[in-house]
């Protein structure tokens, strides 16, 4: 990278670095941002899927996640995450 299955209105933020755009793409809107957004790193946290484990609970591990419903509406061979497969 490919086809398949499930989920995408639950939950959970601080610090340091950087420096101008960011919230995936298109159109329209809305929002965040030099009082430092986005991103990266560290720590902390959450508990969705899987495993330890036959069942339940807890716990541990792997992946994931921690503004706004995937920010909203419309669009498309859309995207993200997990699982299992060749």
């Nucleotide at each position: 990278g490919c086809a398949c299955c499930a989920u995408c209105c639950a939950g959970a933020g601080c610090a340091g670095c950087c420096g101008a755009g960011a919230g995936a793409c298109c159109u329209g809107g809305c929002u965040c941002g030099u009082c430092g957004a986005c991103g990266c790193u560290g720590c902390a946290g959450c508990a969705a899927c899987c495993c330890g484990u036959u069942c339940c609970a807890c716990c541990g591990g792997g992946u994931g996640c921690u503004c706004c419903c995937g920010c909203c509406a419309g669009g498309a061979c859309c995207g993200a995450u997990g699982g299992a497969g060749g």
RNAcentral holds the sequence, with entries from Rfam. The RNA shown here (SAM riboswitch aptamer (S box leader)) has 86 nucleotides and comes from Georgenia satyanarayanai. Of the family's consensus pairs, 96% are formed in the model. The prediction has a mean pLDDT of 76. Lineage of the source: Bacteria > Actinomycetota > Allobogoriellales > Allobogoriellaceae > Georgenia.